[in-house]
Molecule: Bacterial RNase P class A
Organism: Motiliproteus sp.
RNA sequence: AGAGUUCGCCAGGCAGUCGCCGCUAUCCUUGGAUAGGGGAGGAAAGUCCGGGCUCCAUAGGGCAGAGUGCCAGGUAACUCCUGGGGGGCGUGAGCCUACGGAAAGUGCAGCAGAGAGUAGACCGCCUAAGUCAUCUUCGGAUGACCGGUAAGGGUGAAAGGGUGCGGUAAGAGCGCACCGCGUGAGUGGUAACACUUCACGGCAUGGUAAACCCCACUUGGAGCAAGACCAAAUAGGGAUCCAAUAGGCGUGGCCCACGCUGGAUCCGGGUAGGUCGCUUGAGGCCUGUGGUGACGCAGGCCCUAGAUGAAUGACUGUCCACGACAGAACCCGGCUUAACGGCGGACUCUAACU
Numbered sequence: 001a002g003a004g005u006u007c008g009c010c011a012g013g014c015a016g017u018c019g020c021c022g023c024u025a026u027c028c029u030u031g032g033a034u035a036g037g038g039g040a041g042g043a044a045a046g047u048c049c050g051g052g053c054u055c056c057a058u059a060g061g062g063c064a065g066a067g068u069g070c071c072a073g074g075u076a077a078c079u080c081c082u083g084g085g086g087g088g089c090g091u092g093a094g095c096c097u098a099c100g101g102a103a104a105g106u107g108c109a110g111c112a113g114a115g116a117g118u119a120g121a122c123c124g125c126c127u128a129a130g131u132c133a134u135c136u137u138c139g140g141a142u143g144a145c146c147g148g149u150a151a152g153g154g155u156g157a158a159a160g161g162g163u164g165c166g167g168u169a170a171g172a173g174c175g176c177a178c179c180g181c182g183u184g185a186g187u188g189g190u191a192a193c194a195c196u197u198c199a200c201g202g203c204a205u206g207g208u209a210a211a212c213c214c215c216a217c218u219u220g221g222a223g224c225a226a227g228a229c230c231a232a233a234u235a236g237g238g239a240u241c242c243a244a245u246a247g248g249c250g251u252g253g254c255c256c257a258c259g260c261u262g263g264a265u266c267c268g269g270g271u272a273g274g275u276c277g278c279u280u281g282a283g284g285c286c287u288g289u290g291g292u293g294a295c296g297c298a299g300g301c302c303c304u305a306g307a308u309g310a311a312u313g314a315c316u317g318u319c320c321a322c323g324a325c326a327g328a329a330c331c332c333g334g335c336u337u338a339a340c341g342g343c344g345g346a347c348u349c350u351a352a353c354u
Base pairs, nucleotide, nucleotide: 001350002349003348004347005346006345007344008343009342010341012319013318014317015316016315017314018313020039021038023036024035025034026033027032028031041325045336046335048334049333050332051331052330053223054222055221056220065219066218067217068216069215070084071083072082073081074080085099086097087096088095089094100214101213105212106211107208108207122153123152124149125148126147130145131144132143133142134141135140161179162178163177164176165175166174180203181201182200183199184198185197186195187194188193227276228275229274230273237267238266239265240264241263242262247261248260249259250258251257283302284301285300286299287298288297289296290295320323
């Protein structure tokens, strides 16, 4: 200098004017005025996990369903995070990993191929043994049949351990050596797991479990429109007292008649409306300290949106690198997705120079 890896931070700046939503103080008074101060994000998003909180359900246990799935730790908890192990990728820094069980059972697998799961003779190789034919120098030779063979070719993503030597008619873990695999032991490690360790086994056990399934562990449901409180008008409900077949009201000039109907007081539930839940919280920052780390502990400092038709905006000037994705609605911890760019730390590779 170029190419990369990883961790963290910022997210147009400044000034002015006019608004919008809360808070505090003062004044008038039930809603305003004045002053001061505050007002979106790293993802507020998707609503995919986990928890707090609230209500409902719940003696205890089990089934079903759902979820999780190497080991250890962190945490309020997690499917998250940290560290480690196995596997894969990369020269490397580093990255990815849905990573229990296929020698319990069931299922599935296009094309090609002879054969695809209690393997399989298409080509090739063999003719030792058996039968037949021909020839014969009578030893046998050749051919056919019956057969043998998984070494070689070919098909396929995959052909039932690999290499070599022996062996054989040709072959074959058939035998042996080494490698691989499995089982048991030993050693190291909390464990997953590992090994220039030892013994045994000729090798049996193809793939697929984000297919059913098996094993282990976890798991009640709904969600702030949760839910709690205050509480009109009208209608309806209950209790007490009064009235008793009368009385009242309507039609009607009046009677009869017809139709409708008890009165007063108190109580409680619900609706409109209002208040709370609502933002001080597993909170943030700094320092020290324990830990490889996630994180824990101690001390100090800080308060940083809270609406309910729902605010956080508009305009002007100026500067630059010309500004992306995007807008809180109960709150936190994660994950995932979106995204113009800029800055910083640590590290790796290549080339050249010193």